This is a predicted structure of an 82-nucleotide RNA (transfer RNA) from a bacterium. Rfam family: tRNA. The coordinates come from a structure-prediction model, not an experiment, and the mean pLDDT is 80.

[in-house]
RNA sequence: GCGCGGGUGGUGAAACUGGUAGACACGCCAUCUUGAGGUGGUGGUGCCGAAAGGCUUGGAGGUUCGAGUCCUCUCCCGCGCA
Numbered sequence: 001g002c003g004c005g006g007g008u009g010g011u012g013a014a015a016c017u018g019g020u021a022g023a024c025a026c027g028c029c030a031u032c033u034u035g036a037g038g039u040g041g042u043g044g045u046g047c048c049g050a051a052a053g054g055c056u057u058g059g060a061g062g063u064u065c066g067a068g069u070c071c072u073c074u075c076c077c078g079c080g081c082a
Base pairs, nucleotide, nucleotide: 001081002080003079004078005077006076007075010026011025012024019065027045028044029043030042031041032040046055047054048053058074059073060072061071062070
């Protein structure tokens, strides 16, 4: 340099037909249980905001009523070829 795969909450990851983004697990917070802890149970948990609401899939554009998903450019990581 060329080709292929990937980048999504605090972490690992789902969502492949374009139709509620974050299922599920871990972690974290509150609480119950304990003398205290651990284990276990219950509820909550992306960000901003008092709320209403707004924002969010590496970054920037585009297509579309609608994009994590399709197209273009770009950054980063991995693999292959030269």